This is a predicted structure of a 72-nucleotide RNA (c-di-GMP-I riboswitch aptamer) from a soil metagenome. Its Rfam family is "c-di-GMP-I riboswitch aptamer". Rfam links the family to the GO term cyclic-di-GMP binding.
RNA sequence: GCAAACCCACCGUGAGGUGGGGACGCAAAGCCUCCGGUCCAAAGGGUGCGCCCUGGGAUAGCGGGGUUGCCG
Repeated sequence: GCAAACCCACCGUGAGGUGGGGACGCAAAGCCUCCGGUCCAAAGGGUGCGCCCUGGGAUAGCGGGGUUGCCG
């Protein structure tokens, strides 16, 4: 410096987010979904109707990666 859980208000079908209060923690717990995970939602295409393929959203405080950065 940031701010978990929880509380209040608002947004969202939802996961969750925003603001205020509040501090569990964090040397990047600053920023970015490229990869994997987890969560929400059920969209499209194909089909031999068994199923197969490809998408949408969230989480950066789940990891990896990219990038910027304080003190010494």